[in-house]
Predicted 3D model of a 108-nucleotide RNA (SAM riboswitch aptamer (S box leader)) from Sporolactobacillus nakayamae. Its Rfam family is "SAM riboswitch aptamer (S box leader)". Rfam's curators write: The SAM riboswitch is found upstream of a number of genes which code for proteins involved in methionine or cysteine biosynthesis in Gram-positive bacteria. Gene Ontology term of the family: regulation of gene expression. It was read from a public genome assembly, where an Rfam model found it. The prediction has a mean pLDDT of 84. The source organism's lineage runs through Bacteria, Bacillati, Caryophanales, Sporolactobacillaceae and Sporolactobacillus.
């Protein structure tokens, strides 16, 4: 870097550094000098491994020791289709499916 597969409307800081950017891309709306990215600390979660119990075959519940991961806004909201409704309109709203993208596990 690709494949497989889960999940993605929940939760979570009045710390310390530190100094101007950030929310994948686009478009569109927000964050941020009342302090972005990042880094330490804290914390939330329960993916995977460990453990505990309980069924009894890899299940189910717990915990949080170790691996990751997260900590504005539903992945912030649309990006393609398909249906329903509205409509002058190629347009508006809504629904469901999929792209895409993020984390995990396991392969290559």
């Nucleotide at each position: 870097u690709u494949c497989u597969u889960a999940u993605c409307c929940a939760g979570a800081g009045u710390g310390g550094g530190g100094g101007a950017g950030g929310g994948a891309c686009u478009g569109g709306c927000c964050c941020a000098a009342u302090g972005a990215a990042c880094c330490c600390c804290g914390a939330c979660a329960a993916c995977c491994a460990a453990c505990a119990u309980g069924a009894u075959u890899g299940c189910a519940u717990g915990c949080a020791u170790g691996g990751u991961g997260u900590c504005c806004a539903u992945u912030c909201c649309a990006g393609a289709a398909a249906c329903a409704c509205u409509g002058a309109a190629u347009g508006g709203u809504g629904u469901u499916u999929g792209a895409a993208g993020a984390u995990g596990a396991g392969a290559a």